[in-house]
Molecule: Bacterial RNase P class A
Organism: Actinomycetes bacterium
RNA sequence: CGAGCCAGCCGGGUGAUCGCGGCACGCGAGUGUCGAGGAAAGUCCGGACUCCACAGGGCAGGGUGGUGGGUAACGCCCACCCGGGGUGACCCGCGGGACAGUGCCACAGAGAACAGACCGCCGUGAGCAAUCGCGGUAAGGGUGAAACGGUGGUGUAAGAGACCACCAGCGCUGCAGGCGACUGCAGCGGCUCGGUAAACCCCACCCGGAGCAAGGUCAGAAGGGCGAUCGGCGCGCAGGCGUCGAGCGCCUGCGCAGGCGAGCGGCCCGCUCGAUGCCUGUGGGUAGACCGCACCAGGCCGCUGGCAACAGCGGUCGCAGAUGGAUGAUCACCGGCCAGCCUCGGCUGGUCACAGAAUCCGGCUUACAGGCUGGCUCGUCCC
Repeated sequence: CGAGCCAGCCGGGUGAUCGCGGCACGCGAGUGUCGAGGAAAGUCCGGACUCCACAGGGCAGGGUGGUGGGUAACGCCCACCCGGGGUGACCCGCGGGACAGUGCCACAGAGAACAGACCGCCGUGAGCAAUCGCGGUAAGGGUGAAACGGUGGUGUAAGAGACCACCAGCGCUGCAGGCGACUGCAGCGGCUCGGUAAACCCCACCCGGAGCAAGGUCAGAAGGGCGAUCGGCGCGCAGGCGUCGAGCGCCUGCGCAGGCGAGCGGCCCGCUCGAUGCCUGUGGGUAGACCGCACCAGGCCGCUGGCAACAGCGGUCGCAGAUGGAUGAUCACCGGCCAGCCUCGGCUGGUCACAGAAUCCGGCUUACAGGCUGGCUCGUCCC
C1' cells in the first nucleotide's frame, strides 16, 4: 500500500418565525422542563404483570437436542469438543440413537444389505472349427451418488483376509490429560455386519390456559323459577321384633353402588364451589369518566472477580405516556456523498438511508444511502 475477517459508534447540525403532547407552578396571561428506534418492523421465542384459580397426577399433544457456564427465563448469549469449509484471521452445524422396530435408496446395473455373476479368469466334457454344457471364482473390467476395507506378498488349477506384514475402521482393556463433551499413547481381537431419523420412530430434558381489546373503580339498570348437601329408593352383612320354627315383613347399625350443575386448553382421575350456574322476563349501557399508564430483571461511570458471557460493590441520573392518537412547517447557513469545471484554493448542480412508541422487558430474524473507529489475517514493497 492492497485484499479480507470480526466487533463497535454516528446516521444530520446551528439560528430565526409559527405550531404540537405530558408534568410542575400560577387567579390568569404565562413560565420552566421533558418529548420516537437501532431496529419502534416481523409477531418468531422467553418472561414480568393480570385473570381463570386454592391448583395436583396421568394420557394425548408440543418444544429443545454435543459438554460446561451465564441469565428471571429461553429455541438466546459465552467458552470449549467433534465434524465440514477456508492459505489464514474466521465461518457453518435441526451436533443423542441405524445393534428396538418400520420405511426409503429413482434410473442404470448381475447385484443396493447379511446382495451378486454381465464381460472375464481357471478346470473339465463334446466338437474339424465356430461354439455349447458342467463345476469353481469375485482379485481384473463394466454400471452407478454409493458395490460388503486399502497396499504389498504367501498361496492356488485360477482366485479370495484363506493366511501374513503394515495402514484405516470397529470392539475390548490399560495408562495419561481434562469438571465434561472428548483427546493422546500402548496392547489384544474377530478380520470389517452400507446410507438415510430437517423419514416415521426410540431416548433424555422441558411445557396449565388466555392475554392491557388482560383486568379493575365510578355512573347507569323491576323481577321470577330450577338444584346439591338433606330426604326417599336399591344391594350386602350383623343384631332385634314377630312366629312352634323358618321364610316373607318391620326396626336399628355398618358398608357399597348410584345420584344435579359449574370450573380446572382436549380426555381420564382427583379436587374445589353451591344461587357458582341454568332458564325466563324487564330495563341500563355499547359515542361517559377514571385506574391499570410508566421506579425498574432501568441507564451511565468506576473498581474487583472471571478466558468470556456476566456477577458483586460503590457513585450518579430519572430520559415519551398519546387515545382519531403529540416533536411538524418555512427560511438561511453548515456538514456528508456523487458529478462537472478549475491555477493548490475554490465554484456550480444533484442528493442525504431503513423507518414512527401504544403494557413493559430479555433475545432472535429482516431492512438500512453514507461516514468513522479498533483489533486480527494474508499478499507485495522499503528500511